Predicted 3D model of a 75-nucleotide RNA (transfer RNA) from a Clostridia bacterium. Rfam family: tRNA. A reference for the family is Hou (1993), "The tertiary structure of tRNA and the development of the genetic code", Trends Biochem Sci. Rfam classes the family as a transfer RNA. It was read from a public genome assembly. Lineage of the source: Bacteria > Bacillati > Bacillota > Clostridia. The coordinates come from a structure-prediction model, not an experiment, and the mean pLDDT is 81.
């Protein structure tokens, strides 16, 4: 300096144009003498940022940013 993927909830991750989920882990209640374990309920998301198409965009398209991996020059 080029390509190529990735970014979605505290973590890992699905979804991939029409109100956004799954597990885990958080609260609560249950159940226990207690503790974990189990079973239930609930909270939590500007879908990395800007911008374009669209009636509508997490999805498409472009730019940026950041991270992985590859190439390539230099040393």
């Nucleotide at each position: 300096g080029c390509c190529a993927c990735u970014u979605u909830a505290g973590c890992a991750c699905a979804g991939c144009g029409g109100u956004a989920g799954u597990g885990c882990a958080a609260u609560u209640c249950a159940u226990u003498c207690g503790u974990a374990a189990u079973g239930a309920a609930u909270a939590g998301g500007u879908c990395a940022u800007c911008g374009g198409u669209u009636c509508g965009a997490u999805u498409c398209c472009g730019a940026u940013a950041a991270g992985u991996g590859g190439c390539u020059c230099c040393a």